Context: one part of a larger RNA
RNA sequence: GUUGGUCUAAAGCGUCCGUAGCCGGUCUUGUAAGUCCCUAGUGAAAUCUGCUGGAAAACUGGCAGGCUUGCUGGGGAUACUGCAAAACUUGGGACCGGGAGAGGGUAGAGGUACUGCUGGGGAAGGGGUAAAAUCCUAUAAUCCCAGUGGGACCACCAGUGGCGAAGGCGUCUACCUAGAACGGGUUCGACGGUGAGGGACGAAACCUAGGGGAGCGAUCGGGAUUAGAUACCCCGGUAGUCCUAGGCGUAAACGAUGCCCACUUGGUGUCACAAACCUUACGAGGGUUUGUGGUGCCGGAGCGUAGGUGUUAAGUGGGCCACCUGGGAAUUACGACCGCAAGGUUGAAACUU
Numbered sequence: 001g002u003u004g005g006u007c008u009a010a011a012g013c014g015u016c017c018g019u020a021g022c023c024g025g026u027c028u029u030g031u032a033a034g035u036c037c038c039u040a041g042u043g044a045a046a047u048c049u050g051c052u053g054g055a056a057a058a059c060u061g062g063c064a065g066g067c068u069u070g071c072u073g074g075g076g077a078u079a080c081u082g083c084a085a086a087a088c089u090u091g092g093g094a095c096c097g098g099g100a101g102a103g104g105g106u107a108g109a110g111g112u113a114c115u116g117c118u119g120g121g122g123a124a125g126g127g128g129u130a131a132a133a134u135c136c137u138a139u140a141a142u143c144c145c146a147g148u149g150g151g152a153c154c155a156c157c158a159g160u161g162g163c164g165a166a167g168g169c170g171u172c173u174a175c176c177u178a179g180a181a182c183g184g185g186u187u188c189g190a191c192g193g194u195g196a197g198g199g200a201c202g203a204a205a206c207c208u209a210g211g212g213g214a215g216c217g218a219u220c221g222g223g224a225u226u227a228g229a230u231a232c233c234c235c236g237g238u239a240g241u242c243c244u245a246g247g248c249g250u251a252a253a254c255g256a257u258g259c260c261c262a263c264u265u266g267g268u269g270u271c272a273c274a275a276a277c278c279u280u281a282c283g284a285g286g287g288u289u290u291g292u293g294g295u296g297c298c299g300g301a302g303c304g305u306a307g308g309u310g311u312u313a314a315g316u317g318g319g320c321c322a323c324c325u326g327g328g329a330a331u332u333a334c335g336a337c338c339g340c341a342a343g344g345u346u347g348a349a350a351c352u353u
Stems, first nucleotide, its partner, number of pairs: 004324003007307002012321001014201004021194003025088002028085004033081002035077008048065007091191001092188003095184003103177007110154002114150008125136002162169002206247006215241002220236004258320006266298014302309002326353003335346004
């Protein structure tokens, strides 16, 4: 002097909790381990540099220096880091207050539609398609009315609205339960951040056992289409979809963007809370402004190859973790661990280009 990246090129674990480790607010005192200074010893020789002897060179000597980046002993410094002690309140936790919410669990209640059955009415078609046919129907269908049973779902409200760590969560009521925001500044007093291993949760599908089965519907049967049609369309329809108890542990698990902290021009919506003011048919009413927190859009500087991003950063810095290193072979093989299985996790090489 230099010292890469991870939105889309390879690359952020699906998400959270947390062990070790790493990192850590303000102030005071002590200590002196890290750190710094001085000093002594040691750090073999050869090699290297300068001068020099053997006339020159090779070679072989001499003197001085450097290198050996280190280690050890002694003395000193105390800003920073560490350690010990005492204290603080801004970080964090607890508490109190009134609000918001499809957050989770259990139980009960309801609604339309659908479908089955029963009774009545009614009569020859219905259904389906681009057109048809398979199909249903004279044992009376489709259609209309009434009653009764069943399972699933929760229209409108519904909103780049809300809640949740993510997956996800939407009729109503009750009970149980968790978290966040705002306000108070009562309390503890750094108790914090991240997090290798580890643990928990984790859509759909799938698996085991027992229920349930209206609609839909992989596989399957049939009808069409077609050159064929293992499809698209139609008629049926099993598993499944639903419930209970377990298992699986994966997704374009996406913001394709890890978590935490600080700082850095703005505009405009929206949600929650608080305060002030205005208004009020007084009600958890309406409006305006301001503050805090969330959630969107637009956009400045900056950043970025660009698209874009832009106080919800992909800007400027700090802490910690995970991951990437040409394409294919390869979400593979082998081994190991997990799983009832399906398979999952970890994860190469030869060879090829």

Source information:
The part of an RNA shown here (small-subunit ribosomal RNA, central domain) has 353 nucleotides and comes from a Candidatus Aenigmatarchaeota archaeon. It matches the Rfam family "Archaeal small subunit ribosomal RNA". A reference for the family is Cannone et al. (2002), "The comparative RNA web (CRW) site: an online database of comparative sequence and structure information for ribosomal, intron, and other RNAs", BMC Bioinformatics. Gene Ontology terms of the family: structural constituent of ribosome and ribosome. Its mean pLDDT, the model's own confidence on a scale to 100, is 87. The sequence was found in a public genome assembly.